Parts: sequence; C1' cells; structure tokens
RNA sequence: GCGGCGGUAACUCAGCCUGGUUAGAGUGCCCGGCUCAUAGCCGGGAAGUCCCGGGUUCAAAUCCCGGCCGCCGCA
Repeated sequence: GCGGCGGUAACUCAGCCUGGUUAGAGUGCCCGGCUCAUAGCCGGGAAGUCCCGGGUUCAAAUCCCGGCCGCCGCA
C1' cells in the first nucleotide's frame, strides 16, 4: 500500500443483510426482600452522542460517501 472483519450501556455482545412503535441482553453497579450474617437466590432501578462528519429519506444503529481507531490476511 491492497483486501476482509469489527467499533452499540462501565465490560462482553445481539440488533444492521430486509430502514419504522420506547435501542436490548448478560455481567457489573445502586436499592429492597430472603438470612444471625456472608455467599447465593428473588424483585426493582440507574446507565448509551449506536466511533466521527456528511448525504439519501417522511423516517437512519441499519442504506450511500469520506475519515479515525482496532484485529486478521496479502504484498
């Protein structure tokens, strides 16, 4: 330099192909219950500019263009 994959909650990821109702799960965190207490279990809650910018559209995490970062392969 070229190609492929990836970037979504504090962490690990789903959702994207086929645009549409409030953007989700597990772990972690906070509160409560259970227990003499801890662990565990149960209930509730907070938490995200969907990497950045632009475009298309009535509507974009999702489609298109450019850029940045990470991983892998080729040279």
A computed fold for a 75-nucleotide RNA from Pyrobaculum sp., annotated as transfer RNA.
Its Rfam family is "tRNA". The family's RNA type in Rfam is transfer RNA.